[in-house]
Molecule: transfer RNA
Organism: Schistocerca serialis cubense
RNA sequence: GCCUGGGUAGCUCAGUUGGUAGAGCACUUGCCCUUGUAAGGCAAAGGUCCCGAGUUCGAGUCUCGGUCCGGCCC
Repeated sequence: GCCUGGGUAGCUCAGUUGGUAGAGCACUUGCCCUUGUAAGGCAAAGGUCCCGAGUUCGAGUCUCGGUCCGGCCC
C1' cells in the first nucleotide's frame, strides 16, 4: 500500500425492510426484606450510536471522506 471485519451505556454485545435505542453484568440512588448490616428482591437513573458531510419528511442503519482497533496479502 491492497482487501476485509469492527467502533452503540462503565464492560461484553444485540438492533430484522430507514420510523422516537435495548439486553446481561457492574456502579449509583430509592424502596422492600432484616433488630441492624451484608446478601437477596423491585424500580429508577445512565447514550451527541467514533468524527464530519451528503441523501431523506425521518439515518445506529444508506452514500462519501476521515480516524482508531483486529484479520489477510505483499